[in-house]
Molecule: transfer RNA
Organism: Candidatus Nanoarchaeia archaeon
RNA sequence: GGAGACGUAGCUCAGCCUGGGAGAGCACACGACUGAAGAUCGUGGUGUCGGGUGUUCAAAUCACCCCGUCUCCA
Numbered sequence: 001g002g003a004g005a006c007g008u009a010g011c012u013c014a015g016c017c018u019g020g021g022a023g024a025g026c027a028c029a030c031g032a033c034u035g036a037a038g039a040u041c042g043u044g045g046u047g048u049c050g051g052g053u054g055u056u057c058a059a060a061u062c063a064c065c066c067c068g069u070c071u072c073c074a
Base pairs, nucleotide, nucleotide: 001073002072003071004070005069006068007067010026011025012024013023020057028044029043030042031041032040050066051065052064053063054062
């Protein structure tokens, strides 16, 4: 330099193909239980969906540009 995949909660990821409610597990906070803690149970999502522009009534999802990570080729 060329090609491809990926980027969503603190972490690991689903959702994207087929546009319309932002979610799961773990972790965390509070409460119950306990002498105390753990386990268990209940409640709580804590997010500019990597950034920008465009299309659309409506974008995590479609198009384009940019940034970052990984893999392959040279």